[in-house]
RNA sequence: AAACGAAAAAGGCAAACUUGGCGAAAGCCAGGGGCGCAAAGCUACAGGGGCUACAGCGUAACGCCAGGCCAGCCAGCUGCCGUU
Numbered sequence: 001a002a003a004c005g006a007a008a009a010a011g012g013c014a015a016a017c018u019u020g021g022c023g024a025a026a027g028c029c030a031g032g033g034g035c036g037c038a039a040a041g042c043u044a045c046a047g048g049g050g051c052u053a054c055a056g057c058g059u060a061a062c063g064c065c066a067g068g069c070c071a072g073c074c075a076g077c078u079g080c081c082g083u084u
Stems, first nucleotide, its partner, number of pairs: 002084004012037002017032006035072001041077003047074002049070003056064003
């Protein structure tokens, strides 16, 4: 430096659900919780994909739409330990 994650150490993160808060919603924050994770660290107009639809547009039901989100979908970047 590269590839890999069998066993191990130090540890780390935290799904569903739930309590409180924020939000129109998606979702987010904090507590509990622990399904899982070797990047479940970071990155969201300026890679792909997905969710929502307040405002706006379309006569209505309803549809469209990101300027709102998702990194625990893929991707990109960085990184601990170990093995080769």